A computed fold for a 71-nucleotide RNA from a marine eukaryotic metagenome, annotated as transfer RNA.
RNA sequence: GUGACGUAGCUCAGUCGGUAGAGCAGGGGACUCAUAAGCCCUGGGUCACAGGUUCAAGUCCUGUCGUCACC
Numbered sequence: 001g002u003g004a005c006g007u008a009g010c011u012c013a014g015u016c017g018g019u020a021g022a023g024c025a026g027g028g029g030a031c032u033c034a035u036a037a038g039c040c041c042u043g044g045g046u047c048a049c050a051g052g053u054u055c056a057a058g059u060c061c062u063g064u065c066g067u068c069a070c071c
Base pairs, nucleotide, nucleotide: 001070002069003068004067005066006065009024010023011022012021018055026042027041028040029039048064049063050062051061052060
C1' cells in the first nucleotide's frame, strides 16, 4: 500500500435498509440418594468509534482505530 473482518462472556447468523437472533456459557426450576447429561423457564447488546444519506441503518457512503492475510 491492497483486501477481509469487528454484532451477547465465547463461537457465529442477520438475505432486498423495516421489531437485533441462535448455539454454548451464566441464573432459576423440576428430576435424582447425590452429581452429570437431557428437559422447562430466564437475564444479558452504545451492532469497534465518529460523521453522512434516509421516514427508517447491524446493513449503504466517508473517516479513524483494532485484528488477520497478501505485496
Rfam family: tRNA. By type it is a transfer RNA.